RNAcentral holds the full RNA, with entries from SILVA. Large-subunit ribosomal RNA, domain II from Palaemon varians, 681 nucleotides, folded computationally.

Context: one part of a larger RNA
RNA sequence: GUCAGCGAAUUUAUUUCUCAAGCAAGCUUAAACCGUUAGGUGUAGGCGUAGCGAAAGCGAGUGUUAAUAGCGCGUUUUAGUUUGAGUGAUAAGACCCGAAACCGGGUGAGCUAGUUAUGAGCAGGUUGAAGGAUGGGUAACACUGUCUGGAGGACCGAACCCACCAACGUUGCAAUGUUGGGGGAUGACUUGUGACUAGGGGUGAAAGGCCAAUCAAACCCGGAUAUAUCUGGUUCUCCGCGAAAUCUAUUUAAGUAGAGCGUCAAAAUUAUCAUGUUGGGGGUAGAGCACUAAUUGGGCUAGGGGGUCUAAACAACUUACUAAACCCAGAUAAACUCCGAAUACCAUCGUGUUAUUUUUUGGCAGACACACUAUGGGUGCUAAGUCCUUAGUGGAGAGGGAAACAACCCUGACCAUAGGUUAAGGUCCCUAAGUUAUACCUAAGUGCUUUAAAGGAUGUUGAAAAACUUAGACAGCUAGGAGGUUGGCUUGGAAGCAGCCACCCUUUAAAGAAAGCGUAACAGCUCACUAGUCGAGUUUUUCUGCACCGCAAAUGUUCGGGGCUAAGGUAUACACCGAAACCGUGGGCUUUUCUUUUGAAAAGCGGUAGCGGAGCGUUCCGUAAGCUGUAGAAGCAAUGCUGUGAAGUGUUGUGGAGGUAUCGGAAGUGAGAAUGCUGAC
Numbered sequence: 001g002u003c004a005g006c007g008a009a010u011u012u013a014u015u016u017c018u019c020a021a022g023c024a025a026g027c028u029u030a031a032a033c034c035g036u037u038a039g040g041u042g043u044a045g046g047c048g049u050a051g052c053g054a055a056a057g058c059g060a061g062u063g064u065u066a067a068u069a070g071c072g073c074g075u076u077u078u079a080g081u082u083u084g085a086g087u088g089a090u091a092a093g094a095c096c097c098g099a100a101a102c103c104g105g106g107u108g109a110g111c112u113a114g115u116u117a118u119g120a121g122c123a124g125g126u127u128g129a130a131g132g133a134u135g136g137g138u139a140a141c142a143c144u145g146u147c148u149g150g151a152g153g154a155c156c157g158a159a160c161c162c163a164c165c166a167a168c169g170u171u172g173c174a175a176u177g178u179u180g181g182g183g184g185a186u187g188a189c190u191u192g193u194g195a196c197u198a199g200g201g202g203u204g205a206a207a208g209g210c211c212a213a214u215c216a217a218a219c220c221c222g223g224a225u226a227u228a229u230c231u232g233g234u235u236c237u238c239c240g241c242g243a244a245a246u247c248u249a250u251u252u253a254a255g256u257a258g259a260g261c262g263u264c265a266a267a268a269u270u271a272u273c274a275u276g277u278u279g280g281g282g283g284u285a286g287a288g289c290a291c292u293a294a295u296u297g298g299g300c301u302a303g304g305g306g307g308u309c310u311a312a313a314c315a316a317c318u319u320a321c322u323a324a325a326c327c328c329a330g331a332u333a334a335a336c337u338c339c340g341a342a343u344a345c346c347a348u349c350g351u352g353u354u355a356u357u358u359u360u361u362g363g364c365a366g367a368c369a370c371a372c373u374a375u376g377g378g379u380g381c382u383a384a385g386u387c388c389u390u391a392g393u394g395g396a397g398a399g400g401g402a403a404a405c406a407a408c409c410c411u412g413a414c415c416a417u418a419g420g421u422u423a424a425g426g427u428c429c430c431u432a433a434g435u436u437a438u439a440c441c442u443a444a445g446u447g448c449u450u451u452a453a454a455g456g457a458u459g460u461u462g463a464a465a466a467a468c469u470u471a472g473a474c475a476g477c478u479a480g481g482a483g484g485u486u487g488g489c490u491u492g493g494a495a496g497c498a499g500c501c502a503c504c505c506u507u508u509a510a511a512g513a514a515a516g517c518g519u520a521a522c523a524g525c526u527c528a529c530u531a532g533u534c535g536a537g538u539u540u541u542u543c544u545g546c547a548c549c550g551c552a553a554a555u556g557u558u559c560g561g562g563g564c565u566a567a568g569g570u571a572u573a574c575a576c577c578g579a580a581a582c583c584g585u586g587g588g589c590u591u592u593u594c595u596u597u598u599g600a601a602a603a604g605c606g607g608u609a610g611c612g613g614a615g616c617g618u619u620c621c622g623u624a625a626g627c628u629g630u631a632g633a634a635g636c637a638a639u640g641c642u643g644u645g646a647a648g649u650g651u652u653g654u655g656g657a658g659g660u661a662u663c664g665g666a667a668g669u670g671a672g673a674a675u676g677c678u679g680a681c
Stems, first nucleotide, its partner, number of pairs: 001681006011092005017086007026047003032041003051058002061073004095233002098230001102223006113197009122187001124156003127152001131148006160184003164181005199215001201211003236615006246259005261366001262364007270355001271357001273352004278347003286339001287337002292333002296329004301323001303322002305319004370394005376388003399410003414587004419583003425577003428562003434574001436573006447564002455549002459546002462543007476533005482506003487501003512527001515526003588605007616670001618667005626660003635654008
C1' cells in the first nucleotide's frame, strides 16, 4: 500500500411540541397486593376546571390605596388528560477517537549518584625532598663538598580507567560503536562482593545531572470513558424547499446567546411585489460665497515701521515697507450654505400579478472566518491592500465564450434524442461557420482578444486659413555682391567679422560701416540683396485619422499556434456557425385546479449547511407444528431480466442442510476516508 473483518447521535429519567389512540369537565393511577401467560385490585397523589396578592386572605374579581378614583394582573372568549411513536431540551461518559496533566496506593539503587563494610589491582624506566654518615669550616652555631637515603594529588610509559580531535558508521557490528591519534596511570586512583538512601523524595566536586535504553518530578495499577469553546472521522436510496458568513451582547473575538436569513405545521386571506397618478419631508451630487473658516491680485485708506525737519519732542511733510475695515476682480471647504437635483424612501389612489408572495403563532435548524467584479466613499500615495454603501456573481452553479482562468460576458443542467432556432463570441488552417460585399485608412508585422506617458519628427489621410506666383513664384545653376573706407575709438596689430561708439552718404539691377567660416593683422570663401536661365505651382500655420521614435529582465522566438499586407483598422450590409438557453419529439416526478371511472390542464423539477416527505436492505421475534428444501437450502461464481434508486428476481455451475413469503414488532441496522483497530499478502 491493497484486500477482508471490526469501527461513531445510544440508553434511562424528567420535560416541550407534533402526530395517533382512549375517555372527556374531567383524565389518570404510583408504591403495594392477588394471579402469574394474560391480567385484576389499588384513588394516596398528579394535571385540568379561577384568579389576584409577598402573605394573612378575598374571590369573577383581586392587589395597590384614606379612597368606591385611577392603574396592574384576571373574568366576560371553557379542553383537558393518560398512553404510545417521533423531533428537541435537561441530568448522566451522552456521537466516536485523541492530550499535556492532577490525585491515591504500591514496585524499583542487579543501570546510575553518593555513602558504608570487607577484599583486590597498578610492567618497566626516570628524578632524587627531608633525614643520616663522613670530610672541610666555626669560639660554638651557621655554612659547605662527597656519599647515603628514597619523599612526591613528581616525570616518561603498558595493563587498567577516561573520552579531547578526526574519519567511518547513521535501515549501524552497536537504540552511542569502530579505527587512528589523545588524557590520567601511588591516587580527591581503579575495581569485586555485601549493605544503605525512594518520587515533591533521594543522590549530586552542580550538568537540572542521575535514580533500570524513561526525569523541570521514575515506573505500575487505580480515580477514569479526567477534561478538551480544539483537530480528525461519522456508514443505504429517491423526492420537495433551501440559507448564512450581518446586527447586538459577551474575560468576547476560531466559542456562544437574542435578532435578521432557511424549513415544516396551523391560521389570516392580498395584507406582498411591479408599474403609473397624486402628495410629502430632506440638504447629498452639483453649484455658490449671503454666513463661518481659509485665500490671490488691484484700488482706497485708518494704524504700525523707516525717513526729512527739530538740541530733543510735538506738529507737518514723505515712503521700492507693512496693513484692519471697505470697494473691484479671482477662487477653496467632510465637520461653510443665499441655493439645490437625479435616485432612494414614506403615504395615497388606480392597474397588473394570485405567486409554494406577505403577516402572525408554534416545532426544528444551520450560520455569525466570507471572496471577487462594478458603483459611491473613508484611510493610504486617486499605491497595494484594507474598512463601509448599493448591486451582481462565486460560495451552494454545471453548460458556451474569454488559449488555459471559483468571482468577467452569455445562460440557470428533471431524463433521452446522429432534430430545429439563437445568446455571448465567432466564420484562412489547426476548429463548426464568409479566403462575403461596398468604401476608405495603415507599411509600422503597427495590428490580428490585457497596458504604456510627457516629449520628439518634411511618415502619411482628410479638413480649414493665410501668403507668394506667367508683371515668372519655390528649388537649382550662371553672374554680380561695389565706392568714400583700413568709419571713429581702442590696440603691438583691430582693415565688415577681440571689444566700445556710431551705423551715414554715393554709384547702382543690387550689394549690411556686415549674418557665418577664416587671418598675427591683411588676404581668401560664403550669406543677406540683385539680374539672367528655367517654366508651374510654392511656402507657412491650425484641427484631425492611422502609423514612427520614446519602449530595458532574467530557461527559448511568441497574436493560443501556423501564419496573415489582410486573415490588420474604420464604417455600412447580408449570410452562416455557435450552449445543458428557447423550440420539436418521447418519457418521468411534484404541486395546484378541474373532473372524479380515469384522466386533463397549468405551473414547476441546479444546489452546500440545513428543514420536511417517501422508501430499500441487514440481524432477531411473532405470523410459522404454516410454506419451501437431498428431484439439492444458505453461501459463492458467471450471466440475463425488472425497478428513478437503495435493490429485487430468473438461469447455469459450485455447494451439501437448512431457508423463509406476507403483515407486523425490536434493533449491537448499512463504511472509503478517523497518520482508525485486527489479520492476510
NCBI's taxonomy places the organism under Eukaryota, Altocrustacea, Communostraca, Palaemonidae, Palaemon. Its Rfam family is "Bacterial large subunit ribosomal RNA".